[in-house]
Molecule: Fluoride riboswitch aptamer (crcB RNA motif)
Organism: Actinomycetota bacterium
RNA sequence: GUCCGCCUCGGCGAUGGGGCUCGCCGUCAACCGCAGCGCUGACUGCACCGCUGCUGAUGGCUCCUACCUCGGU
Numbered sequence: 001g002u003c004c005g006c007c008u009c010g011g012c013g014a015u016g017g018g019g020c021u022c023g024c025c026g027u028c029a030a031c032c033g034c035a036g037c038g039c040u041g042a043c044u045g046c047a048c049c050g051c052u053g054c055u056g057a058u059g060g061c062u063c064c065u066a067c068c069u070c071g072g073u
Stems, first nucleotide, its partner, number of pairs: 009026005016064006033054006040047002
C1' cells in the first nucleotide's frame, strides 16, 4: 500500500418528532407517491416544465404533535 472479515460512525426509505424493528447507501450514493390536461424534447412506453385533482405525517409496528372535512357549543 492492497484485499477480506468484524466492530463502529454518518446518511436514506414522498410532509415534523420519540421508541422498537427491517432494508438500502458511503457522497456523480441510497431516496425524492399517484392521476388528468397542456407544452417541449425524444419517439410506442419516457423525461422536463406548467396547471388541476387525489392519497399518506410510518419502509413496518406503535406513540405524540400539527393539518383537513363534517357536526355541536